[in-house]
RNA sequence: UUCUUCGGGGCAGGGUGUGAUUCCCAACCGGCGGUAUAGUCCGCGACCCGGUGCAGAGAAGUUUUUGUGCCGGCUGAUCUGGUGAGAUUCCGGAACCGACAGUGAUAGUCUGGAUGAGAGAAGGA
Numbered sequence: 001u002u003c004u005u006c007g008g009g010g011c012a013g014g015g016u017g018u019g020a021u022u023c024c025c026a027a028c029c030g031g032c033g034g035u036a037u038a039g040u041c042c043g044c045g046a047c048c049c050g051g052u053g054c055a056g057a058g059a060a061g062u063u064u065u066u067g068u069g070c071c072g073g074c075u076g077a078u079c080u081g082g083u084g085a086g087a088u089u090c091c092g093g094a095a096c097c098g099a100c101a102g103u104g105a106u107a108g109u110c111u112g113g114a115u116g117a118g119a120g121a122a123g124g125a
Stems, first nucleotide, its partner, number of pairs: 001125006013025003027109002029098002031044004039096002048073011078094005100112003
């Protein structure tokens, strides 16, 4: 440089009720890189918002919409004790967080965009 593959997990058991995996008691889960092993530290990705280029479709008032590239913005949550050269990452204890749309009831866990995308990782030439 080029090619291929991989690349997100989770409400058991009960209560109330016409109806809730959404409420209550409880249960379970944790992408990627950095660093002493991280859902909570630093950074990134996806989602979302704005601008802009390209391609397609509709409309005919020069606008609507789909996909995609780039740039910018935004994006939740942890303390403490111990060990140690070094750990908000390990061990002990006690906490906290979780986008958007949908639903005979309010969703981190159901359904959907998504058999998608991607930070990256592995391997071959």